[in-house]
């Protein structure tokens, strides 16, 4: 220098155009003499950035950033 592929809660990860979810952690409450477990809850997102197409974008298009892989 080409070309792929990731980029979404604190970690790991769903979600293929109509108000953004899960497991796992975190916190509160219940149960227990206490702590694990186990039940009920709640908090936590400008969905990597910037622009375009739409009535409407996590999603389509473009441009840009990191990370991984391959070429050369």
């Nucleotide at each position: 220098g080409c070309g792929g592929a990731u980029u979404u809660a604190g970690c790991u990860c769903a979600g293929u155009g109509g108000u953004a979810g899960a497991g796992c952690g975190u916190c509160u409450c219940g149960u227990u003499g206490c702590c694990a477990u186990c039940g009920a809850g709640a908090a936590g997102g400008u969905c990597g950035c910037a622009a375009g197409u739409u009535c409407g974008a996590u999603c389509c298009u473009u441009g840009u950033a990191a990370u991984c892989c391959g070429c050369u």
This is a predicted structure of a 72-nucleotide RNA (transfer RNA) from Bacteriovorax sp. It matches the Rfam family "tRNA". Its mean pLDDT, the model's own confidence on a scale to 100, is 82.